[in-house]
Context: one part of a larger RNA
């Protein structure tokens, strides 16, 4: 010194839990803000910080209602109250609500500095204090003023409404818009209108009531999902890219302007028509409507509105059945034998180890002062048919061409269809578009204005529940005071870290030591469960023996 045995220290592995995560499913919500938001800054308690709650009216306040015995958050310590005159707690509706922050009187290095103006309160007055108010930008009439110019108009004041900002890292619509890559290289093409950046909005958005599909039969708004289909196509026909109709399902809703015409006002000072506004009328493609004639005044329908009633339901609760059984283990019974009992309740969680019957609760029932949500009735409001056809109207720089682009599956092609840019430029009901170049025939629709629930796309919340999800290196980055420490000028990066025991019973009191510790005593089943305190591998370090050098 090596290898063994043993019995230690170190170290956090493994095993056990789970307070938190991860995916989902049902139902509810889908916004908040000039009436100061979202998201801080300072502050408020008898007692240091934090966190949580609150705002100088500051661990609070005022009504309602719920609830019944303890309260004065986490947090378990002393103090001092408080409560059956019903506290604390829970749940409605209200006040208060510092400063900053769209921030909005003006600055400004966010929570800070500096003001004007009204009406108060106080001084003899000056300072000084309290309410209120004073930003832009749209728009809106009203009121006042008021130019070059008389009049008037532009402007300027004031007054009133409205918008700003946040967010949910989602959905959803427009606007701008890449590259790696992939084609085994690269350029058309892909990647993709993705990512990324702007705007806007909603609980959904879009889209929508046929100038549609089709095919010689028909269908009849739009959305989704199935299938049609990796099909027809498209494509340096390479890589790839990729439909639609029809069929089946989900949901189902149709309406409203503009013009003709009539009426009423205005404006134009060629007295006659022309524009303009409001009202009524009207809204179609087997055309339809003005016009003229005739019926009718009612059922019925509505996605609208201030309001009345009713039902349900949400926001707090309440009631709620059966062994303190009996015996063994055991520190402890809920477990083991045994013997009863509820069950619309044998979900689940906890209790000193596994509990329908010990406690919270579950089935089931019951319940709201007040504030919301749905749906139903009432109540207003809106919504009529038919004949005829001389005329009149039915959405113009529109539709379409030509060029240049873009979007369709669809890459310029035969290239329809749509949009956009520039230039040309139409018919108008005896009219006009489409049916994949174009042209006839035949079909189908009626564009250049608008509005539309529901099926559908998501999940920041909320409630209730589920996992052949995790089990602390795992699951969210965060189970713990986590977007924290901490790094970085900034933008951003961004962690480690959970477990005593059933109950602190958290180890009085003695003894060693300055302390830290430890050694007896005691708690407890259990102190090699004594505080980074269950279990405690492993490497690593030890003492102690035993063999060999």
């Nucleotide at each position: 010194g090596g290898c063994g045995c043993a019995c230690g220290g170190u170290g956090g592995a493994u095993g056990c839990c789970u307070u938190g995560g991860c995916a989902c499913u049902a139902g509810g919500a889908g916004c908040c803000g000039a009436a100061g938001a979202a998201g801080g800054a300072c502050g408020c308690g008898a007692c240091g910080a934090a966190c949580g709650g609150c705002g100088a009216a500051a661990c609070g306040c005022u009504c309602c209602g719920g609830g019944g015995a303890g309260c004065u958050g986490u947090a378990c310590g002393u103090a001092a109250g408080c409560u059956a005159c019903g506290a604390u707690c829970c749940g409605g509706a209200g006040a208060u609500g510092u400063c900053c922050g769209a921030a909005u009187g003006g600055g400004g290095g966010a929570a800070c500095c500096c003001g004007c103006c009204u009406u108060c309160c106080g001084u003899c007055a000056u300072g000084g204090g309290a309410a209120g108010g004073c930003g832009u930008c749209c728009g809106g009439c009203c009121g006042c003023u008021g130019a070059a110019c008389a009049c008037a108009u532009a402007g300027g004041c004031g007054c009133c409404g409205g918008a700003c900002g946040g967010u949910a890292g989602a959905c959803c619509c427009g606007g701008a818009g890449a590259a790696c890559u992939g084609a085994a290289a690269c350029a058309u093409c892909u990647u993709a209108g993705u990512a990324u950046c702007c705007g806007g909005a909603g609980g959904a958005a879009g889209a929508g009531a046929a100038a549609g599909c089709a095919a010689a039969c028909g269908c009849g708004a739009u959305u989704u999902c199935c299938c049609g289909a990796g099909u027809a196509g498209c494509g340096g026909c390479g890589a790839g890219c990729g439909a639609a109709a029809c069929g089946g399902a989900a949901u189902c809703a149709g309406c409203c302007c503009a013009a003709a015409c009539c009426g009423g006002g205005a404006u134009g000072c060629u007295u006659g028509c022309a524009u303009c506004c409001c009202g009524g009328g009207g809204u179609u493609g087997u055309a339809g409507g003005a016009c003229c004639c005739c019926c009718g005044c009612a059922c019925g329908g509505c996605a609208g509105g201030c309001g009345g009633g009713g039902a349900g339901g949400a926001u707090a609760g309440g009631c709620g059945a059966a062994g303190c059984g009996g015996c063994c283990u055991g520190g402890a019974a809920a477990g083991g034998c045994c013997c009863g009992c509820c069950a619309g309740a044998g979900a689940c969680g906890g209790u000193a180890a596994c509990a329908g019957c010990c406690c919270g609760g579950u089935a089931g029932c019951c319940g709201a002062c007040a504030u919301c949500c749905u749906c139903c009735c009432c109540c207003c409001g809106c919504c009529g048919g038919g004949g005829g056809u001389a005329u009149c109207c039915u959405g113009a720089g529109u539709a379409c061409g030509a060029c240049g682009g873009g979007a369709c599956a669809c890459g310029a092609g035969a290239a329809a269809u749509c949009c956009c840019g520039u230039c040309g430029g139409a018919a108008g009901c005896u009219g006009g578009g489409a049916g994949g170049a174009c042209c006839a025939u035949c079909u189908c629709c009626c564009a250049a204005g608008g509005c539309u629930a529901a099926a559908u796309a998501c999940u920041c919340c909320c409630u209730a529940g589920u996992g052949a999800c995790c089990g602390a290196u795992a699951g969210u980055g965060a189970a713990c005071c986590a977007g924290u420490a901490c790094c970085g000028u900034g933008a951003g990066g961004g962690a480690a870290a959970g477990g005593u025991g059933a109950a602190a019973a958290g180890c009085a009191c003695c003894c060693c030591g300055g302390a830290a510790g430890g050694g007896g005593a005691g708690u407890g089943a259990a102190a090699c469960a004594g505080a980074u305190c269950c279990u405690g591998a492993a490497a690593c370090c030890g003492u102690g023996u035993g063999c060999c050098u």
Molecule: large-subunit ribosomal RNA, domain I
Organism: Marinococcus luteus